[in-house]
Order: sequence, then structure tokens, then C1' cells
RNA sequence: GCCUCCGUAGCUCAGCCCGGUUACUGCGACGGUUUCGUAAACCGUAGAUCGUGGGUUCGAAUCCCACCGGGGGCU
Repeated sequence: GCCUCCGUAGCUCAGCCCGGUUACUGCGACGGUUUCGUAAACCGUAGAUCGUGGGUUCGAAUCCCACCGGGGGCU
């Protein structure tokens, strides 16, 4: 230098191919029930405008372009 995969909540992960109502799951956090108290269990709450910028579109996490970061491969 070229090819390929990945980047979504504190962590993990789906949704992307085939654009459309309020972005999914688990862990964790917080509150409650229970307990003498803690843990466990059960119930509930909050938390991500989707790596950055631009483009297409009525509408973009999803399609296109450039860039940034990470993994793998080739020379």
C1' cells in the first nucleotide's frame, strides 16, 4: 500500500442483507417486597439519537462516500 471483518447503554449482544410506530436480550446500577441483617429470589425504574463527518431519501443504526480506531490476511 491492497483486501476483509468489526465499532450500538458501564459490560456483552441482536437489529443492517430487504430503510418505516417507542432500537432487542443478558449482566450490572438504582428503588421496592422479603429478612434481625446480608445474599439469593421476585417486582419495578433509569440509562445508547447506533465511531466521526457528509450525501441519497418524505424518512437512515440500516444504502453510498470520505475519514478515525481495532482484529485478521496478502505484498

Description:
Model confidence (mean pLDDT): 84 of 100. This is a predicted structure of a 75-nucleotide RNA (transfer RNA) from a Thermoplasmatota archaeon. It matches the Rfam family "tRNA".